A computed fold for a 72-nucleotide RNA from a Gemmataceae bacterium, annotated as transfer RNA. The source organism's lineage runs through Bacteria, Pseudomonadati, Planctomycetota, Gemmatales and Gemmataceae. Rfam family: tRNA. It is annotated as a transfer RNA.
RNA sequence: AGGACGGUAGCUGAGCGGCACAGCACUCGGCUGAUAACCGAGAGCACGCGGGUUCGACUCCCGCCCGUCCUA
Numbered sequence: 001a002g003g004a005c006g007g008u009a010g011c012u013g014a015g016c017g018g019c020a021c022a023g024c025a026c027u028c029g030g031c032u033g034a035u036a037a038c039c040g041a042g043a044g045c046a047c048g049c050g051g052g053u054u055c056g057a058c059u060c061c062c063g064c065c066c067g068u069c070c071u072a
Stems, first nucleotide, its partner, number of pairs: 001071007010024004018055001026042005048064005
C1' cells in the first nucleotide's frame, strides 16, 4: 500500500428496510437458619463517525476512524 472480516447495553452475541432482542452482570422480591443455586419481576439516553439513497436505515451506497487476519 492492497484485500477480507468485524465495530450493537458493563461484557458476550443475535438482528439481510418498518417493534433494537437474548444470555451473563446489576436492582427488588420469593425460596433458605444463612449463602450459593433456583424462581419471579425490574431498570438499562447500546447500533464507531460523517454524508447519501428511501416515506422510513443497525440493515443498502460512499468516505473516514479503530480492531483482527491475509498479500506485498